Model confidence (mean pLDDT): 88 of 100. This is a predicted structure of an 86-nucleotide RNA (c-di-GMP-I riboswitch aptamer) from a marine sediment metagenome. Rfam family: c-di-GMP-I riboswitch aptamer. Rfam describes the family as follows. GEMM was predicted in a large-scale screen for bacterial structured RNA regulatory elements.
RNA sequence: GAUACUGGCAAAACCGGAGAAAUCCGGUGACGCAAAACCACGGGUCCUCCUCCGCCGCAGGCGGAAAGGAUCGCCGGGUUGCCGAA
Numbered sequence: 001g002a003u004a005c006u007g008g009c010a011a012a013a014c015c016g017g018a019g020a021a022a023u024c025c026g027g028u029g030a031c032g033c034a035a036a037a038c039c040a041c042g043g044g045u046c047c048u049c050c051u052c053c054g055c056c057g058c059a060g061g062c063g064g065a066a067a068g069g070a071u072c073g074c075c076g077g078g079u080u081g082c083c084g085a086a
Base pairs, nucleotide, nucleotide: 001083008033009032013028014027015026016025017024018023031073037079038078039077041076042075043074044071045070046069047068048067051065052064053063054062055061056060
């Protein structure tokens, strides 16, 4: 980062599976993406089985905290990669 080249990835939805959940994996499928390759380092957002505290009640429910988890196709950062016009 171009009406280039070789290609690449794969949103939503549906089917199957894992998980308490967020979400993830596989298949079908393409909304889009010049890093939509990889990494949870900073920020943001999302989840709550377990733990603690409070209230109502005694099956449990609601709220809060801590802790853990998720998201890189939310942003920033780090690492790596293809092509080669202006």